A computed fold for a 271-nucleotide part of an RNA from a Thermotogota bacterium, annotated as large-subunit ribosomal RNA, domain VI. NCBI's taxonomy places the organism under Bacteria, Thermotogati, Thermotogota. The full RNA is in RNAcentral, with records from ENA. Its mean pLDDT, the model's own confidence on a scale to 100, is 87.

Context: one part of a larger RNA
RNA sequence: CGUUGGAUGUUUGAGAGGAGCUGUUUUUAGUACGAGAGGACCGAAAUGGACGAACCUCUAGUGUACCAGUUAUCGUGCCAACGGUAAGUGCUGGGUAGCUACGUUCGGAAGGGAUAACCGCUGAAAGCAUCUAAGUGGGAAGCCCACCUCAAGAUGAGACAUCCCAGGGGAUUCAAUCCCCCUGAAGACACCAGAGAGAAGAUCUGGUUGAUAGGCUGGAAGUGUAAGCAUGGUAACAUGUUCAGCUGACCAGUACUAAUUAGUCGUGAGG
Numbered sequence: 001c002g003u004u005g006g007a008u009g010u011u012u013g014a015g016a017g018g019a020g021c022u023g024u025u026u027u028u029a030g031u032a033c034g035a036g037a038g039g040a041c042c043g044a045a046a047u048g049g050a051c052g053a054a055c056c057u058c059u060a061g062u063g064u065a066c067c068a069g070u071u072a073u074c075g076u077g078c079c080a081a082c083g084g085u086a087a088g089u090g091c092u093g094g095g096u097a098g099c100u101a102c103g104u105u106c107g108g109a110a111g112g113g114a115u116a117a118c119c120g121c122u123g124a125a126a127g128c129a130u131c132u133a134a135g136u137g138g139g140a141a142g143c144c145c146a147c148c149u150c151a152a153g154a155u156g157a158g159a160c161a162u163c164c165c166a167g168g169g170g171a172u173u174c175a176a177u178c179c180c181c182c183u184g185a186a187g188a189c190a191c192c193a194g195a196g197a198g199a200a201g202a203u204c205u206g207g208u209u210g211a212u213a214g215g216c217u218g219g220a221a222g223u224g225u226a227a228g229c230a231u232g233g234u235a236a237c238a239u240g241u242u243c244a245g246c247u248g249a250c251c252a253g254u255a256c257u258a259a260u261u262a263g264u265c266g267u268g269a270g271g
Stems, first nucleotide, its partner, number of pairs: 001153001004176001005164007015150004021049007033038001051107005059101004066094005071087001072085005111145003118138004165270001167181005182268001187265003191207005212258003215254005221247003228241005
């Protein structure tokens, strides 16, 4: 821009893409078959491999804004307690969310239709025979459906539901024309707070009739028992107060802070 008024939401599916794998064991059954050795079809069940998708409850990894330990050095006058510095995050032990796999769950199926090779029925030409000439069945991991995803720019532009707009005057080349006044809907955008989204756009959640982010409060979870003081010890240190103190992303609650007011587009009933 189009889809023939504008808009919001939900859809149909022309068409396109994805997927499509397979082992072993048990049973049927030591049955059918076979002199024996051996040893099934068909059917039923269980459990794997590889591949793929989703997810983070468990397990495991990461987790340089979390906790703790610790070396050097500098600083806060000193002690104590902290902080900085560069040393790979200085090194080390753990670890929430998120992201992951080594983890978990799920998938290939079943079914229908038309067929290939092939196997048939009826059956002439050709009194026989013949699956074929007329007619008519079966038959594959393959084909068309079915399963999952996208999809009306499918210009053949589809469908459904709901919402919105019900003024006046003038000019003219009479046109789906132009100009002025009034009007400015539904809805969208912009702006702002953001994340289940994200390179930017986009998407999604919110904008005071508000829990969108931050803060605060409570919880979860992590670390592992803070500082100060007291007691014991010459001291290093230990013990008590104290399962303490601290804490990023997690879960709730709470308008304290910030999403303020204002704005732009979109029109007037539709070849």